[in-house]
RNA sequence: GACCCUGUGGUGUAGUGGACAGCAUAGCAGCCUGCGGAGCUGCUGAGCCGGGUUCAAGUCCCGGCAGGGUCA
Numbered sequence: 001g002a003c004c005c006u007g008u009g010g011u012g013u014a015g016u017g018g019a020c021a022g023c024a025u026a027g028c029a030g031c032c033u034g035c036g037g038a039g040c041u042g043c044u045g046a047g048c049c050g051g052g053u054u055c056a057a058g059u060c061c062c063g064g065c066a067g068g069g070u071c072a
Stems, first nucleotide, its partner, number of pairs: 001071007010025004018055001027043005048064005
């Protein structure tokens, strides 16, 4: 330098153009318990950035950025 893949809560991840963006874990509160870091319930918290297409974009398209890979 060329090409390919990936980017979603603090962390790990799911998501067929229409669901309140789901799950686990962490954090916080409560319950439970002889105690508890175990168990139960609840709460908080997210789509890398910009633009485009569309009635509607995490999802499709373009550009950029970051990470990974192959080739040179």
A computed fold for a 72-nucleotide RNA from an archaeon, annotated as transfer RNA. Its Rfam family is "tRNA".